This is a predicted structure of an 86-nucleotide RNA (c-di-GMP-I riboswitch aptamer) from Alicyclobacillus acidiphilus NBRC 100859. The coordinates come from a structure-prediction model, not an experiment, and the mean pLDDT is 82. Of the family's consensus pairs, 95% are formed in the model. The organism belongs to Alicyclobacillus acidiphilus, within Bacteria.

[in-house]
RNA sequence: AGUGGAAAAAGGUAAACCGUUCCUAAAGGACGGGGCACAAAGCCGUGGGGCUACAGCGUUUACGCCAUGCUUGCCAGGUUGCCGCU
Numbered sequence: 001a002g003u004g005g006a007a008a009a010a011g012g013u014a015a016a017c018c019g020u021u022c023c024u025a026a027a028g029g030a031c032g033g034g035g036c037a038c039a040a041a042g043c044c045g046u047g048g049g050g051c052u053a054c055a056g057c058g059u060u061u062a063c064g065c066c067a068u069g070c071u072u073g074c075c076a077g078g079u080u081g082c083c084g085c086u
Stems, first nucleotide, its partner, number of pairs: 001086005012038002017033004022029002036073001042079003046076003049071003056065004
């Protein structure tokens, strides 16, 4: 550098669910337990998709629009890395 994640090794992450006197307007996140899974389920919200709508705007006053919020365990892209083989 190419190729694969079958087997094996060192390890890693952690869905649902449960708990919290934690953060947030919410979505969502954090922490502890848990373990469905994951070869990038490491990192970057960069593009698309999705979620929410405090503020703002509109109006029929209860709805609509709206990301600057969130999601990388939805997909793609970028970047780094583990193991085997050549």